The part of an RNA shown here (small-subunit ribosomal RNA, central domain) has 347 nucleotides and comes from an uncultured bacterium. The RNAcentral record of the full RNA draws on ENA, Greengenes and SILVA.

Context: one part of a larger RNA
């Protein structure tokens, strides 16, 4: 140094900014390091290769010859990659002017139910189950009606609908803020693509501190069910489940499909803009989401312009099951416990 994969068979890092490195538009004309040509030295011996000689032949061996370099300087070509230097606009980015959105914070509010608390009215049953029972209830419950705290979540709209790089984002205003599309070609002149470390984010669960706690609810009590029942069913209920800051860094973090680019038949639905059109339908065009399906692709299922298709850059990961998402070291962590990761053994 090298093959072959990586939707479901082993394998894409949860995501993402970005440093190094790695590739990198036109087009002029200078270097002349890479690239290629050639001369000059070198490139022991041995070993290969071709030609002969010696052991009966061969292995082995002796003699003559080539050929061999990522080597070193000359001199030369000047496509291609490099360097540097003028240009350029398609790439990127800006600028104007417009939309669409549960994108992110931050402050206020709103009804609806559940729950509890006082008052009325009223009496004996609720409640819950496959059937019960435990539990609530005459100290007045349940039902019903007024009145009041509270804390979460936000019916209907609601849609394979949006919006976010991915976790994820849903009552309503307002405030402050990211990105995304369109149109217009006005500016910048390549600024680009990915990206080893690195750094930022990151569902729940968990953890420290204060706080709040209606409702559900680990554990835990209880009551049934069962041969038992540490379980499904049922009555309670604490931690969580909210809130603020700090932490943890994991997931079927999934489209189980890395990121950018360019190419390759349509169909038919939807979400946003822009043109055509008097308007509605309807055409045409960007941009995003489904679905079906050409041509290709696959082991098949399946993918098919949102490729699993044909190219290209770049990262990242696989290498037979088990041992083993482990042991040890290390790193971070308050801690759980993460990350990174073997072997012995065995089949």
């Nucleotide at each position: 140094c090298u093959g072959g994969g990586c939707g479901u068979a082993a394998a894409g890092c949860g995501c993402a900014u970005g440093u190094a490195g790695g590739c990198g538009g036109u087009u002029c004309g200078a270097c002349a390091a890479g690239u290629c040509g050639u001369g000059u030295g070198u490139g022991u011996a041995a070993g290969c290769c071709c030609c002969u000689g010696g052991c009966u032949c061969a292995a082995c061996u002796g003699g003559g010859g080539g050929a061999g370099g990522u080597c070193a300087u000359g001199c030369g070509a000047g496509a291609c990659u490099g360097u540097g230097g003028g240009a350029c606009u398609g790439g990127a980015g800006g600028g104007c002017a417009g939309c669409a959105g549960a994108g992110g914070c931050g402050u206020a509010u709103g009804g609806a139910a559940c729950u509890c608390c006082c008052g009325g009215u009223g009496u004996a049953g609720c409640g819950g189950u496959g059937g019960a029972a435990u539990g609530c209830g005459u100290a007045g419950a349940g039902a019903u009606c007024g009145g009041g705290a509270a804390g979460a979540a936000c019916a209907c709209c609601a849609g394979u609908g949006g919006c976010g790089a991915a976790g994820g984002c849903g009552g309503u205003a307002c405030g402050c803020u990211g990105g995304g599309c369109u149109g217009c070609a006005c500016c910048u002149g390549a600024c680009g693509c990915u990206g080893a470390g690195a750094u930022g984010c990151g569902a729940a669960a968990g953890u420290g501190u204060g706080g709040g706690g209606a409702g559900c609810a680990a554990a835990c009590g209880g009551g049934a069910u069962u041969a038992g029942a540490u379980a499904c069913c049922c009555c309670g209920g604490u931690a969580g489940u909210c809130c603020a800051c700090a932490c943890c860094u994991u997931a079927a973090a999934c489209g189980a499909u890395g990121a950018g680019c360019a190419c390759u038949a349509g169909g038919u639905g939807u979400g946003g803009g822009g043109g055509g059109g008097a308007a509605g339908a309807c055409c045409c065009u960007c941009c995003g989401u489904g679905c079906c399906g050409u041509a290709g692709c696959u082991a098949a299922c399946g993918c098919g312009u949102u490729a699993a298709g044909u190219g290209c850059u770049c990262c990242g990961c696989c290498u037979g099951g088990g041992g083993a998402c482990u042991a040890u070291g290390a790193g971070c962590g308050c801690a759980a416990g993460c990350u990174u990761a073997a072997a012995a053994c065995u089949c």